[in-house]
Annotation
The RNA shown here (transfer RNA) has 73 nucleotides and comes from a Planctomycetota bacterium.
RNA sequence: GUCGGGGUAGCUCAGCUGGCAGAGCGAGGGACUCAUAAGCCCUAGGUCGCCGGUUCAACCCCGGCCCCCGACA
Numbered sequence: 001g002u003c004g005g006g007g008u009a010g011c012u013c014a015g016c017u018g019g020c021a022g023a024g025c026g027a028g029g030g031a032c033u034c035a036u037a038a039g040c041c042c043u044a045g046g047u048c049g050c051c052g053g054u055u056c057a058a059c060c061c062c063g064g065c066c067c068c069c070g071a072c073a
Base pairs, nucleotide, nucleotide: 001072002071003070004069005068006067007066010025011024012023013022019056027043028042029041030040049065050064051063052062053061
């Protein structure tokens, strides 16, 4: 340099064909218990890598750029 995969919550990752951003773990709180743990209930937490475009509407489509992994050279 070329090609492919990836970037979404603190971490690991979902997100169908454009129409609500989610799960598990973790965090905080509650209830239970003599107390603790486990299990149960609730809550918070996101510029969806960045910039622009298309659209009534973009995590999703298009263009450019950045970062990580791999292959080839």
Its mean pLDDT, the model's own confidence on a scale to 100, is 82. The sequence is in RNAcentral, with records from ENA. Rfam family: tRNA. Gene Ontology term of the family: triplet codon-amino acid adaptor activity.